[in-house]
């Protein structure tokens, strides 16, 4: 200086190929029930699409540009 690979709640993951309902599941967390308490077990409920621009009637999913790590070549 050239390629590739990745990036979603606090962590961890699904969806990306084929754009289309109110983004998936698990743990944590917060309420409630059980219990004398607790822990377990059970309902419920908060919380994300790395960042900017395009394309559409609609992007987490297409272009595109940038930031990150990680790997290969020079």
């Nucleotide at each position: 200086g050239g390629g590739g690979c990745u990036g979603u709640a606090g962590u961890g993951u699904a969806g990306c190929u084929u754009g289309g309902c109110u983004a998936u599941c698990a743990c944590u967390g917060g309420c409630g029930g059980u219990u004398c308490g607790g822990g377990g077990c059970c309902g419920c409920c908060c919380a994300a699409c790395g960042g900017g621009g395009g394309u559409u009637c609609g992007a987490a999913u297409c272009c595109u540009c940038c930031c990150a790590g990680c790997c290969c070549c020079a």

The RNA shown here (transfer RNA) has 74 nucleotides and comes from a Candidatus Woesearchaeota archaeon. The source organism's lineage runs through Archaea, Nanobdellati and Candidatus Woesearchaeota. Its Rfam family is "tRNA". It is annotated as a transfer RNA.